[in-house]
Molecule: Bacterial RNase P class A
Organism: Bacteroidales bacterium
RNA sequence: AACGACGGUCAUUCUGUCGCUGCCGAGGUAACUCGGGAGAGGAAAGUCCGGACAACAAAGAGUGCCAUACUUCCUAACGGGACGGCGCCCGAAAGGGUGACAGCGAGUGUCACAGAAAACAACCGCCCCGCGCCUGUCGCAGGGUAAGGGUGAAAACGUGAGGUAAGAGCUCACGCCGUUGGCAGUGAUGUCAAUCGGGGAUAAACCUUAUGGGUUGAAAGACCAAGUAAACCGGGGUUUGAGGGUGGCUCGCCCAACCCGGAGGGUAGGUCGUUAGAGCGUAAAGGCAACAAUACGCCUAGAUAAAUGACAGAACUAGACAGAAUCCGGCUUAUAGACCGUUGUUUUUU
Repeated sequence: AACGACGGUCAUUCUGUCGCUGCCGAGGUAACUCGGGAGAGGAAAGUCCGGACAACAAAGAGUGCCAUACUUCCUAACGGGACGGCGCCCGAAAGGGUGACAGCGAGUGUCACAGAAAACAACCGCCCCGCGCCUGUCGCAGGGUAAGGGUGAAAACGUGAGGUAAGAGCUCACGCCGUUGGCAGUGAUGUCAAUCGGGGAUAAACCUUAUGGGUUGAAAGACCAAGUAAACCGGGGUUUGAGGGUGGCUCGCCCAACCCGGAGGGUAGGUCGUUAGAGCGUAAAGGCAACAAUACGCCUAGAUAAAUGACAGAACUAGACAGAAUCCGGCUUAUAGACCGUUGUUUUUU
């Protein structure tokens, strides 16, 4: 230098003029005016997880429902993250991706097509014995056999030897899986040894095991002000209990005098919640890392029909995805371009 791998930062900038929404100061009875200063994001998005906060409910029992699923740690918490283990995949390497990584040694179900057979399998073949006569490479009947053929995604642990009428984990050696024990490790796990076991797959099939889960969300909710029709009509109910609560369902328990519908009347304003917070920045004990003791510094949108914009000029003629609505931590998705760091291979120079 070229081609890669990984991680991170920024996310058009500047000037002038005019606006918009809060805040501070001054003036004004008020409307408002003047001056100063602030004003969208890395994802504000999807609303997918986890929390804060709030309201409701908190006799209970049975039976369900949902989520998660290798280890250790981080964290307020998590289905997130870090580190590690195991399996699979990509790459020449640096390195990266991915896992639906508990259980089919409980039970039940399912396994297309093909095939005799898809779970306790004899179609062909092989072997033994008996009978027959057309004495053969024959036919029939009985039995044994999973070595061979063929089918299939998958065929009853694999290879070799022994053994046998023929065969077979029937026996043996090695291997694979499982189990047990030793050692290393906090652990997942690895490794070594032993051998009592080995007739399939499937749990993103029901199911089993373990852990967790009350429901609803800022239109939550609290308060202030103003106004009305506590009237009218129909139906149900008041110990012969309507209805409501216990937010899956059932039982049970509790409350209970009002409940449902119609037509009509009133209002449709304000304040708080609401932005100082598990906050941000810098340094940093500790830790492989996620994270973070501690110290110093900073204040950083708060609208409610909803502000954050328009015009002109310049850099360089182009400038992505995209707009807060209670807040925070994650994940996922969208994204033009610029820059920085670590690192692999090849080539060149010193």